[in-house]
Molecule: c-di-AMP riboswitch aptamer (ydaO/yuaA leader)
Organism: Peptococcaceae bacterium
RNA sequence: CACAAAAUAAAGCUGAAUCUAGUGUUAUCUAGAGCGGGGGACUCUUUUUUAUGGGGUGAAUCGCGAUUCUUUCGCGUAGGGCUUAACCUUUUUGCCCGAAUCCGUCAACUAACCUCGUAAGCUUAAGAAAGGUGAAAA
Numbered sequence: 001c002a003c004a005a006a007a008u009a010a011a012g013c014u015g016a017a018u019c020u021a022g023u024g025u026u027a028u029c030u031a032g033a034g035c036g037g038g039g040g041a042c043u044c045u046u047u048u049u050u051a052u053g054g055g056g057u058g059a060a061u062c063g064c065g066a067u068u069c070u071u072u073c074g075c076g077u078a079g080g081g082c083u084u085a086a087c088c089u090u091u092u093u094g095c096c097c098g099a100a101u102c103c104g105u106c107a108a109c110u111a112a113c114c115u116c117g118u119a120a121g122c123u124u125a126a127g128a129a130a131g132g133u134g135a136a137a138a
Stems, first nucleotide, its partner, number of pairs: 011123004018033005034118006045108001053106001054103004062076005079097004086133008
């Protein structure tokens, strides 16, 4: 000097998953606020179910093809994410995801009411254009 890796801090991204106080002695314990999910009437809805069981969280559904046809892989796709590092909307091009898992025979919507969660993972990301809102400073 170059490359690579690790740790810490800051900042940021996906996501509901953040903040405050206390205990405690450093765990994820308690409570509250904020955010998010589930259950749960009347009326309405012929909507849904009645083994081809059904349902929930989530963007993550569906189709075609191949395969060692048990399984694995490929191509697309409904849908979703990434910057401009304050936020939002739109356009355009580029890149990426398109999983996983839970309930256990059972739940549509749903006021009151009841109840649960507040994780995990990642790293300088992707460039441009138009409009709007807010804050701070001068």